[in-house]
RNA sequence: AGAGUUUGAUCCUGGCUCAGAACGAACGCUGGCGGAGUGCUUAAGACAUGCAAGUCGUACGAGAACGUCGCCUUCGGGGGAAGUAAAGUGGCAGACGGGUGAGUGAUACGUAGGUAAUCUUCCCUUGAGAUGGGGACAACCUUCCGAAAGGAGGGCUAAUACCGAAUAAGACCACAAUUACUUCGGACCUUGAGGGAAAAGGUGGCCUCUCCUUGGAAGCUUCUGUCAUCGGAUGAGUCCGCGGCCCAUUAGCUAGUUGGCGGGGUAAUGGCCCACCAAGGCUACGAUGGGUAGCUGGUCUGAGAGGAUGAUCAGCCACACUGGAACUGAGACACGGUCCAGACUCCUACGGGAGGCAGCAGUGGGGAAUUUUGCGCAAUGGGCGAAAGCCUGACGCAGCAAUGCCGCGUGAGUGAUGAAGGUUUUAGGAUCGUAAAGCUCUGUCAGUGGGGAAGAAACUAUUGUCGGAUAAUAACCGGCAGUACUGACGGUACCCACAAAGGAAGCACCGGCUAACUCCGUGCCAGCAGCCGCGGUAAUACGGAGGGUGCAAGCGUUGUUCGGAUUUAUUGGGCGUAAAGCGCGUGUAGGCGGUUGUCUAAGUCUGAUGUGAAAGCCCGGGGCUCAACCCCGGAAGUGCAUUGGAAACUGGGCAACUUGAGUACGGGAGAGGAAAGUGGAAUUCCGAGUGUAGGGGUGAAAUCCGUAGAUAUUCGGAGGAACACCAGUGGCGAAGGCGGCUUUCUGGACCGAUACUGACGCUGAGACGCGAAAGCGUGGGGAGCAAACAGGAUUAGAUACCCUGGUAGUCCACGCCGUAAACGAUGGGUACUAGGGGUUGCGGGUAUUGACCCCUGCAGUGCCAAAGCUAACGCAUUAAGUACCCCGCCUGGGGAGUACGGCCGCAAGGCUAAAACUCAAAGGAAUUGACGGGGGCCCGCACAAGCGGUGGAGCAUGUGGUUUAAUUCGACGCAACGCGAAGAACCUUACCUGGGCUUGACAUCCCGAUCGUACCUUUUGGAAACAUUAGCCUCUUCGGAGGCCGGGUGACAGGUGCUGCAUGGCUGUCGUCAGCUCGUAUCGUGAGAUGUCGGGUUAAGUCCCUUAACGAGCGCAACCCUUGUCCUUAGUUGCCAUCAUUCAGUUGGGCACUCUAGGGAGACUGCCGGUGUUAAACCGGAGGAAGGUGGGGACGACGUCAAGUCAUCAUGGCCCUUAUGUCCAGGGCUACACACGUGCUACAAUGGCCGGUACAAAGAGUUGCCAACCCGCGAGGGGGAGCUAAUCUCAAAAAGCCGGUCCCAGUUCGGAUUGGAGUCUGCAAUUCGACUCCAUGAAGUUGGAAUCGCUAGUAAUCGGAUAUCAGAACGAUCCGGUGAAUACGUUCCCGGGCCUUGUAACCACCGCCCGUCACACCACGAAAGUUGAUUGCACCAGAAGUCGCCUCACUAACCCUCGGGAAGUAGGCGCCCAAGGUUCGAUUGAUGAUUGGGGUGAAGUCGUAACAAGGUA
Repeated sequence: AGAGUUUGAUCCUGGCUCAGAACGAACGCUGGCGGAGUGCUUAAGACAUGCAAGUCGUACGAGAACGUCGCCUUCGGGGGAAGUAAAGUGGCAGACGGGUGAGUGAUACGUAGGUAAUCUUCCCUUGAGAUGGGGACAACCUUCCGAAAGGAGGGCUAAUACCGAAUAAGACCACAAUUACUUCGGACCUUGAGGGAAAAGGUGGCCUCUCCUUGGAAGCUUCUGUCAUCGGAUGAGUCCGCGGCCCAUUAGCUAGUUGGCGGGGUAAUGGCCCACCAAGGCUACGAUGGGUAGCUGGUCUGAGAGGAUGAUCAGCCACACUGGAACUGAGACACGGUCCAGACUCCUACGGGAGGCAGCAGUGGGGAAUUUUGCGCAAUGGGCGAAAGCCUGACGCAGCAAUGCCGCGUGAGUGAUGAAGGUUUUAGGAUCGUAAAGCUCUGUCAGUGGGGAAGAAACUAUUGUCGGAUAAUAACCGGCAGUACUGACGGUACCCACAAAGGAAGCACCGGCUAACUCCGUGCCAGCAGCCGCGGUAAUACGGAGGGUGCAAGCGUUGUUCGGAUUUAUUGGGCGUAAAGCGCGUGUAGGCGGUUGUCUAAGUCUGAUGUGAAAGCCCGGGGCUCAACCCCGGAAGUGCAUUGGAAACUGGGCAACUUGAGUACGGGAGAGGAAAGUGGAAUUCCGAGUGUAGGGGUGAAAUCCGUAGAUAUUCGGAGGAACACCAGUGGCGAAGGCGGCUUUCUGGACCGAUACUGACGCUGAGACGCGAAAGCGUGGGGAGCAAACAGGAUUAGAUACCCUGGUAGUCCACGCCGUAAACGAUGGGUACUAGGGGUUGCGGGUAUUGACCCCUGCAGUGCCAAAGCUAACGCAUUAAGUACCCCGCCUGGGGAGUACGGCCGCAAGGCUAAAACUCAAAGGAAUUGACGGGGGCCCGCACAAGCGGUGGAGCAUGUGGUUUAAUUCGACGCAACGCGAAGAACCUUACCUGGGCUUGACAUCCCGAUCGUACCUUUUGGAAACAUUAGCCUCUUCGGAGGCCGGGUGACAGGUGCUGCAUGGCUGUCGUCAGCUCGUAUCGUGAGAUGUCGGGUUAAGUCCCUUAACGAGCGCAACCCUUGUCCUUAGUUGCCAUCAUUCAGUUGGGCACUCUAGGGAGACUGCCGGUGUUAAACCGGAGGAAGGUGGGGACGACGUCAAGUCAUCAUGGCCCUUAUGUCCAGGGCUACACACGUGCUACAAUGGCCGGUACAAAGAGUUGCCAACCCGCGAGGGGGAGCUAAUCUCAAAAAGCCGGUCCCAGUUCGGAUUGGAGUCUGCAAUUCGACUCCAUGAAGUUGGAAUCGCUAGUAAUCGGAUAUCAGAACGAUCCGGUGAAUACGUUCCCGGGCCUUGUAACCACCGCCCGUCACACCACGAAAGUUGAUUGCACCAGAAGUCGCCUCACUAACCCUCGGGAAGUAGGCGCCCAAGGUUCGAUUGAUGAUUGGGGUGAAGUCGUAACAAGGUA
C1' cells in the first nucleotide's frame, strides 16, 4: 500500500466482498510446562446453608456452669476455675470497606471557577475549664399472657447514661458607633452595653505537705477521657460558565409557571414551601415530547482528523425485593437499621409471626457462555481498645478454566543401499527424504532423591543506657542498642544429584483474491461457498488419500468494533448525460461584503502563572535468568481559567471617499402585461338560384351524405374561433409564455452625456407571489377540432393504429388546482482568461447627395474554434475554464416518490417522506462485431423475361410413422430423406430365434506331452457348427531342428458396446463470397482506430489517384489438366489424295490429309479511335481459330455451425469377459392403414405402331468380351473363330430421315396389376432376383395452394458406356447426337459484400423484454375489533410518617404560694402523601375474519407494450 466482482472487450460512476488489528467472548478439533493477568456481557430473576461488623471490664452494675485439683472440709460443701463465658446499661464504629448499573440526557458526569450563602465525628493546633447537686431505667428478682416471635405489671440498682443549678475569656444572638473594601446586595476590623448556653470521669504510681499510720485516704503525679473555643487538615453540601446521544413523520411548552414583597424551613442560597401582587418565562443556536444510555480517566482502531466503546484498575454518581416515610447521628432518609403499603417465600397450635446474597462461596433458573459452599489474618489496610488483643469472604494466598498475554520444551550432530512402505507414473522414474533406521552426543521441562530461601519489620515484653516530666532514684513518656515472639502460601521459589531421547503436536488451508497440486470416488446427486462462483463421467473448487503451504499449544469458525471506505469528503467528494440545481421570482432571519484614516482589543498571535488526580500511552533507568509483569524518574496531556503584551488581518465605534449600487435628464427598439374597440380570408350552418347522380373516404373498402336533389357552382345571411404572407437559431418577458389592426393604462431592459446620494451591496432557510396543458366549481358561449362513446374496417383477436360520426373540453368571466422531458436535463452574483465570421438594438469615427461599404464601443442572440477542463461525449468570454460568496440537492439497484402520520385541496390529487424484505449489481460514455419491417452503393438463375419440370396418376427408391422376436445402426432446414449403400436371396450382417465354444474365430509369450493326431480324401450322427472313423508332414551334417495340430496355466485376446459434447484424420456449409490479418509508425487514458476509409474502376482488397501512414502475409489472379487454331516430330493396330487391286483400306504402296501423342506457337487491352483526372479502366474497331479471366475442371483465406462421422480407420476415458466375445442354421434389414422427399413411365397426333435407311463419342473385356453359323416367337441355348485389345468382341447407337397406318377415343394412348408358360445366374430364387412369351389391360385426358432447375453447345430431348457385381438399376458417374427461348431492368422476395446510422441484443433478432392471470413462499400496509405496556387531566381514597393545632387522659428530675405551673408522653384533629379505585383521553406494541399492493420462485396461461423508424418514433 491494495485486491476481486457489472462488459465480448474498455474507461468511468457506484455498491457488495476480501486481506489487518482487537475482544470479559462462545463453538469445533487438539492439548506438555511455567509466570503474571482475567473470568454471569443474559434474569436489577429467585435463593437452601455457612461466613461477610464489631469492639471496649482502663465507663457501669450484676455474674454462672461443665470439667478439674498433689488444697481445705463439719462430707453438706468450700477454694480454685473466674470477676471468666453469656447477657445488660454506656461509648465509639455499623454513612467506611465490599457489590451492582435498574434508574438517570441532567438534582448526574468532565473541566474551570464561586461560596462575602455553608457544615465537618475522629486527627493536629490555640488558649480556657471541669464547681456542687438530683431523680431514674435495664440487667436482676417476681407475677402473668402467648404455639412462637415476643410482651405486660410489680420491686431493687450503677455509671463517662439522664436532669436542674453555678461559672463564662472567647464563641453565638440582637443593637449602636468606627476603619479600610465592595459585585452597591453587603461583608470585614475595632469598641461599648445586654441576652441565653458547658462539662465526667477512669487506670497506674508515690508519700513532699494534712489525717489514720505495715500501709492507705485526702493530696500530688503520669497517661487517658471530657466541656467550650481559635485556627488547620480532611470530607461533604450548594451555585455558575463551557462540553459530550438520536428523532422535526415531536413545533409550540409553562399557573408555583416567571419575577417581586413578607414570612416559614435548612448547616446553607433559592418558589425549596406559604400568603399577597404583577404577567411573565422557555423555544428553529431546537423548547416540549418520544427513544436509548450510568458519566469520566481511559480502552480498541486509525498516518492523522476521526469512529466505536466505557469489562478488569482508578475518580464521581445512583441503587440495595418494589413503592413511600422518617428516626438516630458529625455524617443516612441508611445493602447485612426502623415504620407502613405491595408482591413473593417460609413457620404456625390459624390467633399470629419471620425474611430480603446487585457482600464471599454456593444452589437451581435463564443462556452460546463465566470458577471453590478452600486456607489465613503471616503481610497491606480498616473498626474498637491505653494495650495485649479481638473482628475483618477488604485483603493476602491457594483451587478451577489454553479465557487472553509472555516465556520454554517436545531434542542436537552425523547418516544414501537415496532401505522398506505409502503416493504417483509416460513403467524409465519421481516424491515423502537425511526424513527413518544406524552411530555419536546433550539434559531444558516433566519424574525421583537431597538441600532450601526472601517475603519479618514493627507492635509488645524484657535488659542496658540517655533524655523528659515529677517532690521522686517509683510508675510513666520519648530516643538508641541487644534479646525474645510471629509465615496462610509451603518444604513453595531456587540449587544439586540420578537415570533416560526416553513422557510431550496439532489445527486450518491448497480455483482467483491468497502462500500451497496431484490421484481416486461422486456425476447439477451428495455437497462447497467470504465475493466471484464450483458440481450435469476425465472436478487442482464436493468427499478421501498422498504431497504441499501457513500458524503452532494452539488452530480454525461465528459474533462485534475500527480500518481499508476519499463509501458523509474539516483534513478529503460531487450535481449537462452516471444519484443529485427548488418551475420561476420578491424578500425576512442568517451568511458574506469596496477604498482611506483613527480608536478599541471580542476573534487572532505571543509570553507567564495555576490546573489538567493516580494508573495508563511515550521516553530513560532499574527488579524478577529473558519477556509478559512490576518499580523509579521524566515527558506529554493539542484543554480550561487568570494575567502581561502586539495590532497586520477579521469584528466593533467614529470620520471620510467614489469605482459597487441607485436617482435625475435625453433617445430609439420590442408578439412584455391589462382593458376596450375593430378588420378580412377560411371552415360550418341557414335561405334562394343553376344542375344531376353520385359524393365522401381509404392501402383497399365500408359505415356515412345524396333523386325528399347531395357533391359542384352563384348570391345573400348567421355565428364562433384562430390571425396566412411579413416570419428570421429575429424580438420581448423572471419563468410559464407572448403574433391581424387601433386606442387607453402600465412593467422592465438598452444606449448617450452630465449632475447627485455615498456601500445604500450579493445571496437567501422559513414566508409570500406568479406558474403550460389537463382537471374542478358557478354562469355564459359553442364554428372548427375532439378524450369518452357509437358505427365501419383491419385482425387469430383489435376495448388500438385507419375511416364516418360525436359529447365533455377547447373560448369568455370569476374562483380553485400547483403539476410537466416546467430542459440549456446546466441555481444566483462578481472578477479574470486567444481568436474568427453572422445577426438584433443604440452610439462614435471615416465617407457619401443619399442608401451602402470600412474601422470601432456597449448591450443581447446563435455558429466555429485555442488554452484549459472532462470518464468520454463534449464545454469553451452566454464555460462544463480559473477563483471567491450564498442557497438548494445527492450518497448502490428494487421496494418507492410508495405506506403510515401531518399540512393543503370541493374532488382529482399535491407537498413532506420511511421500513421490512430482496439483488450483486443497477448505471454513464465510448469500442468491436451482430442485427433492423434504417439509409446509400454493388453482386448472384436472387427476382424479372423465358424454357422444361415437381406437387395430381401408376410404379421404383429413400425417410417418418406404425408393426414385429427382429424389422441392425447412423444422417434431420438450406447443408438428412435414389444419403453411408459403386448394388441385403446365403454371405454381407452389425439385428432376432435356436443350437454350440470359453486363452477363445485372430496375435504374442510360457509349460509339458506327442511324431502322426495338421492339410487333403473318406465313414457315421447332426439343420449346420461340431463330434467321430480310416489313410496321410518337411528338412537333416542322422545328433537333431522346424511347421502344423491337440492339452494346460495365466498374462491377455476380442467388442459395428457408450461418449463425434474428450479427440486425430477426413468431410459438408457460408462460398470461388472477396475478404482475413501482421510488422513498424501515428492517434486515443483505454477497448481500439488508421492502414483496409474517400474518388474512380474491376469478376476480384483487381488496378489507379488522393491520403498518417509505409510495407508485408494468407486469399483473388496466374502457374496445372482438358478443350478450341496452327506448326513440328512420329506413322501401327490409325488414315487413303494420287497409282494398282478388292465384296470390303482387303492387299501393295504412301504418311499428304484425318487421327493418335510428344514438343512448340498463339491472346498481352499488344494496335487504332473515343470517354476518363495526362491515371486505372471502359466503349467501339481492326487483325485473328479464339478478345478482353476464350469454354470447362482441379484448386476453397481467417474463421462459423460443440455441423457430420468412435459403424472406414486411428485414439483417451468408461463398460462386457462361460459374454455386449466367437461359430452355426433359420429368419429379419424386402413388413404396411398412412405421410413426405427423389425419380421413372405416361396421359398422346411435334404422337403410337410397322417397314426401310444414316451418322457418334467414350469406355470395358482371359474366372472375361464373345463373332460367323444352327435352334427357339423370345429371354436364351448350341457352337466355337478372334482378342491380354487404335488389330478381336461387347456394338444395334437412338432421336433423325423415307414410306405406310391409326383420326382424338380412356383409343392401335398408357402400361400397372394378375393368371399361365418359360429362360438365366447361383449350393439355394418360398419369404426375396432379373429377363422372355401368351393372356389380362388399372389409374391417368397435363395436375390446388405451393415449389424446383436452367443464360449456350446451356435448357430440353435422344441414345451409348462404365464402376459395384455370380445374378440383380428407373439410381450414380461418364460419353456423345439433335439443339432452343429469354434477360427491359434491379422496385420487390432470398443470399452475400462495402460504407453509414440506431440499439436496452454480444448464446448477438430463432436476441432481449413488459404487464395481467394461475400456483407456492416471504415481509409489509388497511381492517369490525380484541388484548397488553407507558402516560396525562379530573375525581375518590388515604397506611406509616414529619410538621401544625388541641386538651375531659397520664407523668420521676425543674419552679411552686403545694392548689398547681412549665415541660413531656399517649391520644385526637388537620395539611401533605405511597399503594389502591373510577371516568375520559394520548402514545406505543401484539393479535384479527377479510383485504391491498410488493418481493422471490420451475421450461405455467394470455397477449407483444419497450429496445431497430421495434413495425402507430